[in-house]
Context: one part of a larger RNA
RNA sequence: CGCAGGAGAUUUGAGGGGGGCUGUCCCUAGUACGAAAGGACCGGGACGGACGAACCUCCAGUGUACCAGUUGUCCCGCCCGGGGCAGCGCUGGGUAGCUGCGUUCGGAAGAGAUAACCGCUGAAAGCAUAUAAGCGGGAAGCUCGCCUCAAGAUAAGAUCUCCCACCCGCAAGGGCUAAAGGGCACUCGUAGACUACGAGUUUGAUAGGCUGGGUGUGUAAGCGCAGAAAUGCGUUCAGCUGACCAGUACUAAUAGCCCGUGAGG
Numbered sequence: 001c002g003c004a005g006g007a008g009a010u011u012u013g014a015g016g017g018g019g020g021c022u023g024u025c026c027c028u029a030g031u032a033c034g035a036a037a038g039g040a041c042c043g044g045g046a047c048g049g050a051c052g053a054a055c056c057u058c059c060a061g062u063g064u065a066c067c068a069g070u071u072g073u074c075c076c077g078c079c080c081g082g083g084g085c086a087g088c089g090c091u092g093g094g095u096a097g098c099u100g101c102g103u104u105c106g107g108a109a110g111a112g113a114u115a116a117c118c119g120c121u122g123a124a125a126g127c128a129u130a131u132a133a134g135c136g137g138g139a140a141g142c143u144c145g146c147c148u149c150a151a152g153a154u155a156a157g158a159u160c161u162c163c164c165a166c167c168c169g170c171a172a173g174g175g176c177u178a179a180a181g182g183g184c185a186c187u188c189g190u191a192g193a194c195u196a197c198g199a200g201u202u203u204g205a206u207a208g209g210c211u212g213g214g215u216g217u218g219u220a221a222g223c224g225c226a227g228a229a230a231u232g233c234g235u236u237c238a239g240c241u242g243a244c245c246a247g248u249a250c251u252a253a254u255a256g257c258c259c260g261u262g263a264g265g
Base pairs, nucleotide, nucleotide: 001152005163006162007161008160009159010158011157015149016148017147018146021049022048023047024046025045026044027043033038051106052105053104054103055102059100060099061098062097066093067092068091069090070089071086072085073084074083075082076081110144111143112142117137118136119135120134164264166175167174168173176262181259182258183257184256185201186200187199188198189197206252207251208250209248210247211246212245213244216240217239222235223234224233225232226231
């Protein structure tokens, strides 16, 4: 820009894309078959491998905004207690998130038409012949089916809902008006390079803060007691705690602006 008014939702599916793998064991059955050795078709079931998707309950990793321990040094006048730097100084753990080594799921079933191939009926050609007329069976392959994109599918589809019913003028134009809805701006994240997408903007829980909970760390500081001291014990399953779950307008989403018209070739 188009889809012959504008808008918000929900869709149909022309047509694309993805997927498509495979093993072992058990039952049928030590049956059919075979002298024996051996050992099935058909049908049913179990467990795997590789590959793929999604997810984070479990297991595991990371987790430089969480907790603790600890070395050197500088600083807060000193002690105590802390802070800076040293690869996050080093070390032990670890929430959310992100991950795999973890978990769940997938390939299918089914339908149709077929290939090689196997047939029925059957003439030309009194026979024979699956073929000439006609009719069946038959693949991991083909068309559907499963997942996904999809009306720029210009043949531009469908459904539902919402909105606009002016004035002057011959005209050009002028005046009045500005719907539904959309955007800007702002607070953000389940989204994200930007954009887009999504949640919100006081008729508000969108983010921060605060409160409560969870999780992690592992028993803070101060004080008391014991000890000459290092240190230990008690108060104390303490203290602290990012991203998690809630609640709560304390803070910030203020004020506002723009587009979009007047019934539709």
Molecule: large-subunit ribosomal RNA, domain VI
Organism: Candidatus Aminicenantales bacterium